[in-house]
RNA sequence: AGAGUUUGAUCCUGGCUCAGGAUGAACGCUGGCGGCGUGUUUAACACAUGCAAGUCGAGCGAGAAGCUCCUUUGAUGAAACUUCGGUCGAAUCUGUGGAGUGGAAAGCGGCGGACGGGUGAGUAACGCGUAGGCAACCUGCCCCUUGCAGAGGGAUAGCCUCGGGAAACCGGGAUUAAAACCUCAUAAUGCGGAGAGGAGACAUCUUCACUCCGCCAAAGAUUUAUCGGCAAGGGAUGGGCCUGCGUCUGAUUAGUUAGUUGGUGGGGUAACGGCCUACCAAGGCGAUGAUCAGUAGCCGACCUGAGAGGGUGAUCGGCCACAUUGGAACUGAGACACGGUCCAAACUCCUACGGGAGGCAGCAGUGGAGAAUCUUGCACAAUGGGGGAAACCCUGAUGCAGCGACGCCGCGUGAGUGAAGAAGUAUUUCGGUAUGUAAAGCUCUAUCAGCAGGGAAGAAAGACCUCGAAAGAGGGGAUGACGGUACCUGAGUAAGAAGCCCCGGCUAACUACGUGCCAGCAGCCGCGGUAAUACGUAGGGGGCAAGCGUUAUCCGGAUUUACUGGGUGUAAAGGGAGCGUAGAUGGUAUAUCAAGUCUGAAGUGAAACCCCACGGCUCAACCGUGGGCUUGCUUUGGAAACUGGUAAACUAGAGUACUGGAGAGGUAAGCGGAAUUCCUGGUGUAGUAGUGAAAUGCGUAGAUAUCAGGAAGAACAUCAGUGGCGAAGGCGGCUUACUGGACAGCAACUGACAUUGAGGCUCGAAGGCGUGGGGAGCAAACAGGAUUAGAUACCCUGGUAGUCCACGCAGUAAACGAUGAAUACUAGGUGUUGGGGGGUCAUAGACUUUCAGUGCCGUCGCAAACGCAGUAAGUAUUCCACCUGGGGAGUACGUUCGCAAGAAUGAAACUCAAAGGAAUUGACGGGGACCCGCACAAGCGGUGGAGCAUGUGGUUUAAUUCGAAGCAACGCGAAGAACCUUACCAGAUCUUGAGAUCCAGCUGAAUACAGGGUAAUGCCUGUAGCUCUUCGGAGCAGCUGAGACAGGUGGUGCAUGGUUGUCGUCAGCUCGUGUCGUGAGAUGUUGGGUUAAGUCCCGCAACGAGCGCAACCCUUACUGUUAGUUGCUACGCAAGAGCACUCUAGCAGGACUGCCGUUGACAAAACGGAGGAAGGUGGGGACGACGUCAAAUCAUCAUGCCCCUUAUGUCCUGGGCUACACACGUAAUACAAUGGCGGUCAACAGAGGGAUGCAAAACCGUAAGGUGGAGCGAACCCCCAAAAGCCGUCCCAGUUCAGAUUGUGGGCUGCAACCCGCCCACAUGAAGUCGGAAUCGCUAGUAAUCGCGGAUCAGCAUGCCGCGGUGAAUACGUUCCCGGGCCUUGUACACACCGCCCGUCACACCAUGAGAGUCGGGAACACCCGAAGUCCGUGGCCUAACCGCAAGGAGGGCGCGGCCGAAGGUGGGUUCGAUAAUUGGGGUGAAGUCGUAACAAGGUGG
Repeated sequence: AGAGUUUGAUCCUGGCUCAGGAUGAACGCUGGCGGCGUGUUUAACACAUGCAAGUCGAGCGAGAAGCUCCUUUGAUGAAACUUCGGUCGAAUCUGUGGAGUGGAAAGCGGCGGACGGGUGAGUAACGCGUAGGCAACCUGCCCCUUGCAGAGGGAUAGCCUCGGGAAACCGGGAUUAAAACCUCAUAAUGCGGAGAGGAGACAUCUUCACUCCGCCAAAGAUUUAUCGGCAAGGGAUGGGCCUGCGUCUGAUUAGUUAGUUGGUGGGGUAACGGCCUACCAAGGCGAUGAUCAGUAGCCGACCUGAGAGGGUGAUCGGCCACAUUGGAACUGAGACACGGUCCAAACUCCUACGGGAGGCAGCAGUGGAGAAUCUUGCACAAUGGGGGAAACCCUGAUGCAGCGACGCCGCGUGAGUGAAGAAGUAUUUCGGUAUGUAAAGCUCUAUCAGCAGGGAAGAAAGACCUCGAAAGAGGGGAUGACGGUACCUGAGUAAGAAGCCCCGGCUAACUACGUGCCAGCAGCCGCGGUAAUACGUAGGGGGCAAGCGUUAUCCGGAUUUACUGGGUGUAAAGGGAGCGUAGAUGGUAUAUCAAGUCUGAAGUGAAACCCCACGGCUCAACCGUGGGCUUGCUUUGGAAACUGGUAAACUAGAGUACUGGAGAGGUAAGCGGAAUUCCUGGUGUAGUAGUGAAAUGCGUAGAUAUCAGGAAGAACAUCAGUGGCGAAGGCGGCUUACUGGACAGCAACUGACAUUGAGGCUCGAAGGCGUGGGGAGCAAACAGGAUUAGAUACCCUGGUAGUCCACGCAGUAAACGAUGAAUACUAGGUGUUGGGGGGUCAUAGACUUUCAGUGCCGUCGCAAACGCAGUAAGUAUUCCACCUGGGGAGUACGUUCGCAAGAAUGAAACUCAAAGGAAUUGACGGGGACCCGCACAAGCGGUGGAGCAUGUGGUUUAAUUCGAAGCAACGCGAAGAACCUUACCAGAUCUUGAGAUCCAGCUGAAUACAGGGUAAUGCCUGUAGCUCUUCGGAGCAGCUGAGACAGGUGGUGCAUGGUUGUCGUCAGCUCGUGUCGUGAGAUGUUGGGUUAAGUCCCGCAACGAGCGCAACCCUUACUGUUAGUUGCUACGCAAGAGCACUCUAGCAGGACUGCCGUUGACAAAACGGAGGAAGGUGGGGACGACGUCAAAUCAUCAUGCCCCUUAUGUCCUGGGCUACACACGUAAUACAAUGGCGGUCAACAGAGGGAUGCAAAACCGUAAGGUGGAGCGAACCCCCAAAAGCCGUCCCAGUUCAGAUUGUGGGCUGCAACCCGCCCACAUGAAGUCGGAAUCGCUAGUAAUCGCGGAUCAGCAUGCCGCGGUGAAUACGUUCCCGGGCCUUGUACACACCGCCCGUCACACCAUGAGAGUCGGGAACACCCGAAGUCCGUGGCCUAACCGCAAGGAGGGCGCGGCCGAAGGUGGGUUCGAUAAUUGGGGUGAAGUCGUAACAAGGUGG
């Protein structure tokens, strides 16, 4: 940094997609180790269990267990004694009482539970960020300073007792302490009030000093070191409040607000304030977006990016909010309080049914939800926090460990050597190649893991001891969850440790097999229909690596929202036009201010993060220290060019006045002639009108035509012009009135008054609507007639709204120059309209110059190109409007406007990978121009009708083998199916095969002949029958056997080669270099002539060349020369001779527009002529450019792949290819007199063929033919008779035409003529009398007509291929049909018009609008009810401290009442969503229906 994708190709516009990075991720496959991080993004869903906030006995009363001692009850009972019955009784156990110690649990009291920890529901807000302010505030513990602590009093919890209750817990009585509570004293520099001063400030005020009055304190403890208490001031810390600026989306949310905005009095608060209340005023906010709706915790930062930006707000840090939901206050320095209280609601649990208990969004953990997120761990050792004088206690904060490849980082899975390039595997052209130094083998090493040994740092304070008044200093000792962990050492083994994705292009990496539009892949383009580098598998390769891929999301690429950095003539996009408000922008010169701007300084911009340097873990990740950065905001000093403000000026912008001419500018009134129609009258008679052709219509009741008169309405020919005017829409007879604007001249006046213009207002074609007129012509709708398959159209005849006028509405157009307005600048040339100036000239006019319009061409420049080009689409500035892929859709919903029609504003779901612009090459056109061809025309003869032959289709069949299919299949492959051929069918046979190569064994042949058997082959039998030799054998051949293989007219002509047809013997098709174009491409090859021809000439940014054309080749026409046998004959015939002629076959000549004339451009060439056998290519043939048709052929041959292998191969017999209702093609024969028949047999050819052959003469037969065999391998002999011709006859008829069909008898070929050959003779004698629509061939030795030969072939020819004889007619011409060539034009076609493509209908699916309604949610509002609770009031009840002798009072509490007040209830609206019978259109979908709308003049221009 780019790439793929629209096209046949190109350039552009434009979307879609990819390569990169990232993540609290998830999923799939796989998984060795360690370090550092990180882990419910979803249900602010519900929670079992344990723990997460306590501590202080140095504040207080009381004091359990335990321990010690004393006393004593009981039991057991050592030692000793014993009369053996017991005695004494140590010790142990147990119980009672007392004393001491001890200090648990609970309680009063103090401090802390407002920190720490969690979560992101709410919140669009002074919530957060940033910068400030408080002269409007508070602050426990901590620090500093000053001062103080005197005297008293009354209760109460606990404990005890009684009672209630299931419990939670509650009540009564008695008793008790305090650093709990209360009273008094003392007290100011404190607080409050009053007074009069000084100073300061910013309005309320602040501060200093003074006088008077009033008010407020306290607590002690102890181990005697200390710690605590009260008042006041200051500090520090933490908080509260206020303000500037910034902080998402929607206008299809435009108005909102009632304590609302302000004031006064009062209340309240730590404090200001409508914070609250009463009264007064009517304000406040809003297009610079109020209100409403949706979404959302904010930031430091994180991700991405070159940056500007865009996205995010996990972990860490700051702030805020919340703690099941809602409300409320209490306590307190601090809360309206996560592990406090009260109330309401929902839920869960307990219950004896009367009542109670609870709140994991603390740490673990459970259920649930979800694609998805961990242990009910250890420890307070460290750091930090709470309490305490301290020891110490508490601490799920924290430090650690566990789980998870979730992320980042590091390490390893070995290293060296090793070619017989092993084996295996894959592939192969079978040779090889790849895997691959890879493995094995040999030599090494030991990181990690495993084993063994050693083994940390993190810990030193506090406490204690000593010194010191204290601050502080010194001393020895204790304390480790992690953890026997990190780390170090040793021994020993390559042993235990590699996967995932990809390999068509983008994008690095290719082969084989399988599959066969199936299965599947796919991010985009797209792969797959039998040879898939794209599916699946394998081998190989590429990439990354303990990971690799996929999915999701964000940024990037995307300059595809463009500030940096885009556009609007035709691709999406200029408002239909003007006036003008807000706004934005703004001429020249001076002075001043300093808001913007520039510059210096200061403060702040927390830490972490980022960057740089250094350092610590072996490195890195990670961590530490320092520096930078933090682009911002604030304060302040300065500068004054520019922008801005102010002041007073200027005249070049703009405007006014004056003079002048031009104009379909506007409005109103009046007038005019031509035409059309109608009415009246006259003349006049049968048609008229209309069309491609007709008909409807009008007309004998008199039309059309024509003459005269009249009526009405509408429009204004000629002039008339890319001429004029207007802002646009638009404006056209003439006159008058009123009126707008522009222009020119002059330079008097104003003095920036200007430009643009969101909203707004006005104007606005045609059509449409309303009311009232008018209505000649034209004419939607409608009617009729035509056309047509249909024709709700095009054409015709009629015809109503409307078109016209007046007044209203509507407000849109391809309202277009598809080009917003304004200003300035930037080569020229040439028209035209309206003014002005100049000189020459007497005018007209011409020339020149200058303003203002309006056209064309064109340079620079611009542009994708087309094109624009002083009237810009150029160069700049200002302002407005609009665009961001196609479709859905200018649709839906909502809103505004409208009488309605409708207009304006204006989406989404869904769907596609394009849609589009300009230009290029082709192809095509019921586009144009030119040209050619038996293309038409002019002619001649046919086909289509008949019967027959042949091929095809169809049908039939056991089979009727296969192929060929418009021209370019169909007398075609087939130059010849009775068997064979033969590929088809039936039956039968063989299986290494009918034939080929290789191997083994046996044999000696091969082959020929004969016999048997069979439908026939196959099969069986017999006879005859090798070569060479070194004697081993070899060659050759046969038989048998096994397998490799043979074989296939089986498939695919859409896998192919070769061959062929066709356009077309049409004149075209290309290349090199150069030039032009961004490019595809163009030029050349186009143009003017000419030709059969891209043939030639001329011209030309082209110059040359190639394949084609032509020529060279063959043949034919003339001549010469040479040669002459089998040919020929002037030799009378033969023999012989000869070679003049005919002829044969070699070589030459000849024709080239060469010559003359005319035309043409002085050319090419054309026309005419001469000469010549032949004249303009003399005639004919061979020869077929680049290419087209996936044209034909796998059945000529060859061949890839697939298929069959006792059969799809081979062989044999018989049958079939010859069928027959029918349809088509191609021939032959006819329908007759240009003929038939008979005769003349001695009229006259050419070209061919002949040995398995052609066969003469002669004879036989009516004939086919037979007998015969001369001659001939052929200029010699034979086939061989040429026929039309000539003469005679017939006399127009189904015939003396025609010959089909059939019968009988023969002939020939052949193993064999039944299916199924040809020929002959006699007999029979069908259709047919010249052929509908339509259609074919032919331009001269041609058509037509006549016969002859050959190939194939045993036989079979009306077919095919050749040959000669006789021998015409016509062509004005290119309008039309068909085909082709060149140029040009249009195109939405490129598979290229057999193209493309539109709409309804039918079917399936999808999303969506409407919908009687139904259901649910949200935010408000009105009313009702009114918990807890603060506040206010208070008459009832209760009441220790103070006062009082007492009664009582003060004060307090309860109760009650009131305001407010959550949840709840009711109600009508509003808004969002879901759903619904039915319904509307939309989209998508290989082969549905109907038409043919559009693209070509698309057949009626759109």